[in-house]
């Protein structure tokens, strides 16, 4: 160095979870990498940490160590970045409303703006008058078989007569009471009146009279400033994601290391 036959190690690996720990069953990740029993109100073990049986290949593509690079899982995520809910009107932004400035537009006004000052009238309260409505009175009409009034025919009745008395019907009348309502009056009340008189109000509005004697009130833009609303920015708070950090760590990819016997 080369060929045979061995041997140690291999024949997936990692994360999660579960355990006092390891490892497996399960779950995700990677990866194509023997097989068969076993296992979650588990299953095998005990630091040389799955068991038991079977079979492959075998010192190097293949076993082992390191280091690169990092799927993926785990924790963390105050600050940063993206959304989502809630809260906030102090600041920016928007939007209403008012004031002062300034600029332009049309009005009005010596047939007198403005401002002052006297008065009336819309408002309140009494009082008279009128009108409306009620009540009652007056008026009117009905209204008693006898027990109500007048007149009482007939008839009765007292009387020698003259005469005279009581009285139903009828007539006419009227008490209680009932109807009626043109009109007059008292008394009451009002969402009552181009009415009159007192008094009170007098903010706003119409409106007359005197004074004064050039302004006055609208609109739109801007520019400051007040109010009032709006969560758009902003802020404060909470949740998800993600960026950042931590930690296990597949697959690959680099470097190193690892025997025995025989024989040429």
């Nucleotide at each position: 160095u080369c060929g045979u036959g061995c041997u140690a190690g291999g024949c997936g690996g990692g994360g999660a979870g579960c355990u006092a720990g390891c490892g497996g069953u399960u779950c995700c990740c990677u990866c194509a990498c023997c097989c068969c029993g076993c296992a979650a109100g588990c299953c095998g073990c005990u630091a040389u940490a799955g068991c038991g049986g079977g079979g492959c290949g075998g010192a190097a593509c293949u076993c082992c160590c390191u280091c690169u690079c990092g799927c993926g899982g785990c924790c963390u995520g105050g600050c940063g970045c993206u959304g989502c809910u809630c809260a906030a009107a102090c600041c920016g932004g928007c939007c209403u409303g008012g004031a002062c400035c300034g600029a332009g537009c049309a009005g009005u006004a010596u047939u007198g703006a403005u401002g002052a000052u006297c008065g009336g009238g819309u408002c309140c309260u009494g009082c008279g008058c009128g009108g409306c409505a009620g009540c009652g009175a007056c008026c009117u009409c009905c209204g008693a078989a006898c027990c109500c009034c007048g007149u009482c025919a007939g008839g009765u009745c007292c009387g020698g007569a003259a005469g005279g008395a009581a009285g139903c019907a009828g007539c006419g009348g009227u008490a209680a009471g009932g109807g009626g309502u043109a009109g007059u009056c008292u008394c009451u009340g009002g969402g009552u009146g181009c009415c009159g008189c007192a008094g009170g109000g007098c903010a706003a509005c119409c409106u007359g009279g005197u004074c004064u004697g050039a302004g006055c009130g609208g609109c739109u833009c801007g520019g400051c400033c007040c109010u009032g609303g709006u969560a758009c920015g902003u802020u404060g708070a909470g949740c998800a994601g993600c960026a950042g950090g931590g930690u296990c760590a597949g697959a690959a990819g680099a470097g190193g290391g690892u025997g025995c016997a025989c024989g040429a």